[in-house]
The RNA shown here (c-di-GMP-I riboswitch aptamer) has 93 nucleotides and comes from Desulfosporosinus fructosivorans. The coordinates come from a structure-prediction model, not an experiment, and the mean pLDDT is 82. Taxonomically the source falls in Desulfosporosinus (Bacteria, Bacillati, Bacillota, Eubacteriales). Its Rfam family is "c-di-GMP-I riboswitch aptamer". Rfam links the family to the GO term cyclic-di-GMP binding.
Formats: sequence, C1' cells, structure tokens
RNA sequence: AAAAAUAUACGGCAAACCUAUCGAAAGGUAGAGACGCAAAGCCACGGGUCUAAAGAUAGUAGUUCAUACUAUCACGAUAGCCGGGUUGCAGAA
Repeated sequence: AAAAAUAUACGGCAAACCUAUCGAAAGGUAGAGACGCAAAGCCACGGGUCUAAAGAUAGUAGUUCAUACUAUCACGAUAGCCGGGUUGCAGAA
C1' cells in the first nucleotide's frame, strides 16, 4: 500500500401509519414518525414485481363509420426485490 473477514458510530439514511401536495394509477415530493439499513449514496443496463390514463393491437356490440366495453402490451413506477455499473464514510485487532 492492496485485498478479505469482523467489531465500532461523534455522526448518516428512514419502512409502516398520519398530514399536505403532484399523478389516471403504481408511485413521487415535503412534514411528522422509526421497521430497519454499512452503501437503504447515485444510475432503470439485465431479470422480477406493480400500474394501464393516453396510445397500439385483438375481440365484442354497432349494417358501416363514429363510439362504447373487454383483454394484452411500458414508453410509467420500483435502486428498501435481485444482479450489474459507479462514487464514497468509519476504523479496533
């Protein structure tokens, strides 16, 4: 100096519930609050999961069109589901 395992935290983050707000929703943000976390910092690249307003496709109703309904689909969300990438804190033996 590097790597691995382990202890520690002056300090760091903050699940659920509640309030406000944005959104069609999933969910996000702020406040309040702590279940937990050693990357629970950051990045939706791969897989998973959640959502389906708009749009696409298919079906049904409709003579046809318009339209309505149903199903599927992410380009939406999740980094506190997993993997991957990237940066970084502490420091006993």